[in-house]
RNA sequence: CCAGAAAAAGCCAAACCCUGGGGGACCGGGGGACGGAAAGCCACGGAUCUAAAUAAAGACAGCCGGGUUACCUUAA
Numbered sequence: 001c002c003a004g005a006a007a008a009a010g011c012c013a014a015a016c017c018c019u020g021g022g023g024g025a026c027c028g029g030g031g032g033a034c035g036g037a038a039a040g041c042c043a044c045g046g047a048u049c050u051a052a053a054u055a056a057a058g059a060c061a062g063c064c065g066g067g068u069u070a071c072c073u074u075a076a
Base pairs, nucleotide, nucleotide: 003073004072011036012035016031017030018029019028020027021026034062040068041067042066044065045064046063048059049058050057
């Protein structure tokens, strides 16, 4: 550097519930774990969502791609 183990340490936390914010997608906090090896961060491209539809303006990094940073490792 690559890789990510029937391993070790540590980490995050879906649905749902409570609570606060927002017109809404959704977001913050608490509980809770379906999962995650970048489920850390960035809306750059695509998708999706907010709207009956279009535009505008937004949402989503736990949809995919891309960019960027990083912990651990006794197996292979």
This is a predicted structure of a 76-nucleotide RNA (c-di-GMP-I-GGC riboswitch aptamer) from a Deltaproteobacteria bacterium. Its mean pLDDT, the model's own confidence on a scale to 100, is 81. Lineage of the source: Bacteria > Pseudomonadati > Myxococcota > Myxococcia.